[in-house]
């Protein structure tokens, strides 16, 4: 340098161009228990890495750039 992969909640991860973007642990509130734990419920919490195209419509296609990993010289 050239090329390939990854980015979504505190944390892991999912999601064929169409929806109020899900699941698990975690945190809080409630039941329950003499208290704890357990087990149940119920709710916060994402401007999907950044910035532009494309399309009615984008996490999802496309360009840049940026983060981490990897191949090659």
């Nucleotide at each position: 340098g050239u090329c390939c992969c990854u980015g979504u909640a505190g944390u892991g991860u999912a999601a064929u161009g169409g929806a109020u973007a899900g699941c698990g642990c975690g945190u809080u509130g409630g039941a329950c228990u003499u208290c704890c734990a357990a087990u149940u419920u119920a709710a916060a919490g994402g401007u999907g890495g950044u910035g532009g195209g494309u399309u009615c419509g984008a996490a999802u296609c496309c360009c840049a750039c940026c983060u981490g990993g990897g191949a090659u010289g």
RNAcentral holds the sequence, with entries from ENA and Rfam. A computed fold for a 73-nucleotide RNA from Trichonephila inaurata madagascariensis, annotated as transfer RNA. It matches the Rfam family "tRNA". Rfam's curators write: Transfer RNA (tRNA) molecules are approximately 80 nucleotides in length. It is annotated as a transfer RNA.